[in-house]
RNA sequence: CCCGACAAAGCCGAACUCUUCGCAAGGAGGGGGCGGAAAGUGGCGGGUCUUCUGAAUCGUGAAGAUGGCCGAGCUGCCGAAG
Numbered sequence: 001c002c003c004g005a006c007a008a009a010g011c012c013g014a015a016c017u018c019u020u021c022g023c024a025a026g027g028a029g030g031g032g033g034c035g036g037a038a039a040g041u042g043g044c045g046g047g048u049c050u051u052c053u054g055a056a057u058c059g060u061g062a063a064g065a066u067g068g069c070c071g072a073g074c075u076g077c078c079g080a081a082g
Stems, first nucleotide, its partner, number of pairs: 002082001003079002011036002016031006034068001040074002044071003047066006054058001
């Protein structure tokens, strides 16, 4: 370094729910705990979703959302076997 254990110490926090912000996708905080070894980080590429416009059910354009959808980038805790 690869790798990731019925290991240890910690970390994050799905669905659902309460408060709050947003036209919406969704965000923030509390409860909760399905899961996660990058579920840390940044919307860079793709995907998906929302709003507006055009058009007529579809696609161009614009503005956004999602890092717990995928890829790649940067960073990183612990440690047995191999």
Molecule: c-di-GMP-I-GGC riboswitch aptamer
Organism: Nitrospiraceae bacterium